A computed fold for a 113-nucleotide RNA from a bovine gut metagenome, annotated as THF (Tetrahydrofolate) riboswitch aptamer. The prediction has a mean pLDDT of 80.
RNA sequence: AGAGUAGGUUCUGUGCGUUAAGUGCCGCGUGUACGGGAUGUUGACCGCGGACGAAGGCUCCAGGCUGUCUUUGAAUGGGCAAAUGGGGGCCGCGAUACAGUGCCGCGUCCGCU
Numbered sequence: 001a002g003a004g005u006a007g008g009u010u011c012u013g014u015g016c017g018u019u020a021a022g023u024g025c026c027g028c029g030u031g032u033a034c035g036g037g038a039u040g041u042u043g044a045c046c047g048c049g050g051a052c053g054a055a056g057g058c059u060c061c062a063g064g065c066u067g068u069c070u071u072u073g074a075a076u077g078g079g080c081a082a083a084u085g086g087g088g089g090c091c092g093c094g095a096u097a098c099a100g101u102g103c104c105g106c107g108u109c110c111g112c113u
Stems, first nucleotide, its partner, number of pairs: 001113002007104003011100005016094003025050005031045002036110005056091006066081005
């Protein structure tokens, strides 16, 4: 002199939610992990509690309440329209999750190159 943690972020991919979970915010904790070792700060995570809180749209498929036209002696069959609900696709939305990628990323002492 350099490398290396937790983690942060860009992009990509695959999901989740859009029937609101998740994220974010506040408080609490003898909680957990955190360069190879020691120590410590910041940060991360976890648990509990609290307040707040959202963006959907288009389209296809099957089925179908109901209405109407038609067939029949009737039952029944067929056409059209078609409420509510279900499934798929596309475009969005969410301080959304995970993985990969690039960039960033320990103060002191020791160690490593």